Context: one part of a larger RNA
RNA sequence: GCCUGCGAGUUACGCUGUGUUGCGAGGUUAAGGGAUGGUAGUCCCGGAGCCGUAGGGAAACCGAGUCUGAUAAGGGCGAGCAGUAGCAUGGCGUAGACCCGAAGCCAAGGUGAUCUAGUCAUGAGCAGGUUGAAGCAUAGGUAAAGCUAUGUGGAGGACCGAACUAUAAUCUGUUAAAAAAGGUAUGGAUGACUUGUGACUCGGAGUGAAAGGCUAAACAAACCUGGAAAUAGCUGGCUCUCCCCGAAAUGCCUUUAGGGACAGCCUUAUACAAAACUUGCGGAGGUAAAGCACUGGAUGGACUAGGGGGCGUCACUGCCUGCCAAACCCAAUCAAACUCUGAAUGCCGCGAGUCAACGUAUGGGAGUGAGACUGCGUGCGAUAAGGUUCGUGGUCAAGAGGGGAACAGCCCAGACCAACAACUAAGGUCCCGAAAUGCCGCUCAGUGUGAAAUGAAGUGUAGGUGCAAAGACAGCCAGGAGGUUGGCUUAGAAGCAGCCAUUCUUAAAAGAGUGCGUAAUAGCUCACUGGUCGAGCAUUUAUGCGCAGACAAUGUAACGGGGCUAAGCGGCAUACCGAAGUUUUGGGUCAGCUGUUUUAUGCGGCUGGCGGUAGGGGAGCAUUCCAUUAACCAGCGAAGGAAUAUCCGCGAGGAGUUCUGGAGGAAAUGGAAGAGAGAAUGCAGGU
Numbered sequence: 001g002c003c004u005g006c007g008a009g010u011u012a013c014g015c016u017g018u019g020u021u022g023c024g025a026g027g028u029u030a031a032g033g034g035a036u037g038g039u040a041g042u043c044c045c046g047g048a049g050c051c052g053u054a055g056g057g058a059a060a061c062c063g064a065g066u067c068u069g070a071u072a073a074g075g076g077c078g079a080g081c082a083g084u085a086g087c088a089u090g091g092c093g094u095a096g097a098c099c100c101g102a103a104g105c106c107a108a109g110g111u112g113a114u115c116u117a118g119u120c121a122u123g124a125g126c127a128g129g130u131u132g133a134a135g136c137a138u139a140g141g142u143a144a145a146g147c148u149a150u151g152u153g154g155a156g157g158a159c160c161g162a163a164c165u166a167u168a169a170u171c172u173g174u175u176a177a178a179a180a181a182g183g184u185a186u187g188g189a190u191g192a193c194u195u196g197u198g199a200c201u202c203g204g205a206g207u208g209a210a211a212g213g214c215u216a217a218a219c220a221a222a223c224c225u226g227g228a229a230a231u232a233g234c235u236g237g238c239u240c241u242c243c244c245c246g247a248a249a250u251g252c253c254u255u256u257a258g259g260g261a262c263a264g265c266c267u268u269a270u271a272c273a274a275a276a277c278u279u280g281c282g283g284a285g286g287u288a289a290a291g292c293a294c295u296g297g298a299u300g301g302a303c304u305a306g307g308g309g310g311c312g313u314c315a316c317u318g319c320c321u322g323c324c325a326a327a328c329c330c331a332a333u334c335a336a337a338c339u340c341u342g343a344a345u346g347c348c349g350c351g352a353g354u355c356a357a358c359g360u361a362u363g364g365g366a367g368u369g370a371g372a373c374u375g376c377g378u379g380c381g382a383u384a385a386g387g388u389u390c391g392u393g394g395u396c397a398a399g400a401g402g403g404g405a406a407c408a409g410c411c412c413a414g415a416c417c418a419a420c421a422a423c424u425a426a427g428g429u430c431c432c433g434a435a436a437u438g439c440c441g442c443u444c445a446g447u448g449u450g451a452a453a454u455g456a457a458g459u460g461u462a463g464g465u466g467c468a469a470a471g472a473c474a475g476c477c478a479g480g481a482g483g484u485u486g487g488c489u490u491a492g493a494a495g496c497a498g499c500c501a502u503u504c505u506u507a508a509a510a511g512a513g514u515g516c517g518u519a520a521u522a523g524c525u526c527a528c529u530g531g532u533c534g535a536g537c538a539u540u541u542a543u544g545c546g547c548a549g550a551c552a553a554u555g556u557a558a559c560g561g562g563g564c565u566a567a568g569c570g571g572c573a574u575a576c577c578g579a580a581g582u583u584u585u586g587g588g589u590c591a592g593c594u595g596u597u598u599u600a601u602g603c604g605g606c607u608g609g610c611g612g613u614a615g616g617g618g619a620g621c622a623u624u625c626c627a628u629u630a631a632c633c634a635g636c637g638a639a640g641g642a643a644u645a646u647c648c649g650c651g652a653g654g655a656g657u658u659c660u661g662g663a664g665g666a667a668a669u670g671g672a673a674g675a676g677a678g679a680a681u682g683c684a685g686g687u
Stems, first nucleotide, its partner, number of pairs: 001687006011095013026051003032045005055062002065077004098237002101234001105227003109224003117201009126191001128160003131156001135152006164188003169184004203219001205215003240620006250263002253260002264368002266365007276354008289341001290339002295335003299331003304325001306324002308321004371396007379388002401412003416587004421583003427577003430562003436574001438572005448564001454548002458545010475532005481505003486500003511526001515524002588610009621676001623673007632665002640660005646655003
C1' cells in the first nucleotide's frame, strides 16, 4: 500500500414547535397498592400534585378590569374564551452530549540515584624517560655566622610520553557496524587524577567547580496511577436512494477581527392580498457637464498704492526705474471639501396597461458573516500591481456545454432522460480539424505573429500654396564682369580674420559676395543669367498601411503547429460549419388548472417548471430483533458463497437461473434500533 471486520447526533429529564390520538371548560395522574398471566406484560385503584379556566400592580389590594395619577383625563398591560394528557418527530437547555486529537493543571497517592550529579565506606590502577627544591655531607671562607663550590638527596595540582581518561578541530558515518560511534590529529596522564564494589540524598524536591546541566535513550519541574471522556471559539472525520426549493461571504455591536449576538439573504407551515415591469402625470434633489456671480488657486497685459535700487537736496518736497507688487480693470483659466447654472439615470407618489405567483405577516429549521475576477464610477498607491477600500452591474463561488491553443471569474449559452434527426449563437471555413481556395481595395514589413519618445524622398488616399509650353524642376554647355585690392584695421586683409558702409557702371545676368582655398594674391564654387532638353516640378496639411528605434538566460519558443504574399489588414455579398441553446420524436417527474370516476385515490387532458455547494422540505430502499396472521418455503436442499448477454424498479434495491453449501428461512402489516463507510497521518487482523 491493498483486503476483511470494527468505527461518529445517543440516552435521561425539562422547555418550545409540528403531526397524530383520547377527553374537553376541563385535561391528567405520581409515588404507592390490588388483581391476573402463555407474551416487549395487561387491567383496576390511588386526585397528592401539575397545566388551563382572569387580569393588573413592587405590594397592600382591586377585579373585566387594573396600574400610574389630584383626576370621571390621557397612557401602559389586559378583557372577545380552548385547553390538556400520551405517542412520534424538528429544535433548544442541563448532562462527556456527533467521534477522535493536545501542550498542560492538581493529588493531604505511589515507583525510581543498576544511567547520571554529589557525598560516604572499602579496594584497585598509573610503561619508560627528564628535570633536580628543601635537607644533609665534604671542602673553601669568617672572630663567629651569613656566604661560595662540589657531592649527596629525591621535592613538585613539575616536564616528555604509553596504559588509562577526555573531546576543542576535522573527515567518515546519517534507511549507520553504533538511537552519539570510527579515523586523523589533540588535552591531562602522582592528581581538584582515574576506576571497581557497597551505601546515602528525589519531584517544586534532590544534586550541580553553574551548562537550566543531570535525576534510567525524555527534564524551565521525572515516571506510574487517579481527578478524567480535563478543556480545545482549533484541525481532521461523520456511512443508502430519489424528488422540490436554494443561500451568504453584507450592516451594527463585540478583549472583537479565521468566534459570536441581532438584522439581511434561503427553506418550510399557516393566514392574507399584494409584488414587478412598461407608460403617463406630479414631486424632492445639486452628481456628470459647464461656469467664474461667491470662496479660493493660477497666467499675461493695462493702470497704480506700497516696497527695492539709482539720482538729487542743507533739509523737506522731489526725479528716474529693463526690479517686486496689493486693490481696481481687460483677456484667458483651475477646484472633492467653489456654484449664477445644471442633465441622463436612479428614488418617492398616483393612474392605466402588461406579466403572472413574483408580495406581506406570524411561527418552525437553517447556513452565511475569509469572497474572487471582470465592465463602469471614486478614494489610497506612482491615473504601479493578479495591489487595496467603497459604489453599481455581470460571471465564478454553487454552472456542466461551445469559443478563447491550454486557461474558476472573459465571449456565447443555463445540462430532467434518450436519438447515427434539423436550425442557429459566440467563433470559424488551406492542412492538422467540421465548414468558402468569393468580390473590391491596402500592405512587401513574414508586418500580420509583442512596445514608446523620436527619426526617415517607404507607399496609398484627400486637400492647401506656389512655379511651369512666354519652357518650370534636375542634369549638361556658357557667362558669373568693371570702378575696386570699397573704407577702416592690419606685417598683410584683394568678396571670404574682424569693424563700418553696402553704392555706381556695362549688361541677358553677375552679392562690395554662399562655401572651399591662399601668408596675402591666385584658383575652384554658389547666388544670378543665357543656351540645350521637353512635362510636370517644389513645398505643406490631414489620414490609411508599413520601416528603424527592438538586447537574456535548457531549445525554435512573441501565429496552437504546419505553413501562408494571402491562408495578412479594411470593406461588401452570399453560402456553410458550429453547443447539453432552439426545434423534431419518444419517455419520466413536480406544481397549478381541469375531465372522468372504483374516489384511501387511480386513469387522462392542458399550461408551466425540473444546473446546483452550505442549507431547508418531501418520499422511499436495505440491515438486526420483536409482535400479529390456525394456513408460506425447506435434506426432492434453508441461510451464506460464486456466477449470470434474464426479468422488475428513475434509484437505493428486488426476483429468476446455474454451481457451491448443508439447516434453517421468508412474506404481509405494524413496532424497536448497537440501522448503511472510502477517506478520520482512524483501530485490529491478514498479506
The part of an RNA shown here (large-subunit ribosomal RNA, domain II) has 687 nucleotides and comes from Treponema endosymbiont of Eucomonympha sp.
The full RNA is in RNAcentral, with records from SILVA.
Taxonomically the source falls in Treponema (Bacteria, Pseudomonadati, Spirochaetia, Treponemataceae).